[in-house]
Molecule: transfer RNA
Organism: Persicobacter psychrovividus
């Protein structure tokens, strides 16, 4: 330098064009307990960036950024 793959909550992953973006673990609060733990209830929390296509984009397209792989 060329090509390919990936980027979603604190972490690990879903969601393949229809919107309230979901699940588990974790975190905060409540309940329970003499105190904890476990259990139960509840809350907060995310689509890498910019443009494009579309009535509608996490999803499709282009570029950029970051990470990984491969070839030279």
């Nucleotide at each position: 330098g060329g090509c390919c793959c990936u980027a979603u909550a604190g972490u690990a992953c879903a969601a393949u064009g229809g919107a309230u973006a979901g699940u588990a673990c974790g975190u905060g609060g409540g309940u329970u307990u003499c105190c904890g733990g476990a259990g139960c209830c509840u809350a907060a929390g995310a689509u890498u960036u910019u443009a494009g296509u579309u009535c509608g984009a996490u999803u499709c397209u282009a570029a950029a950024u970051a990470g990984g792989g491969u070839c030279a």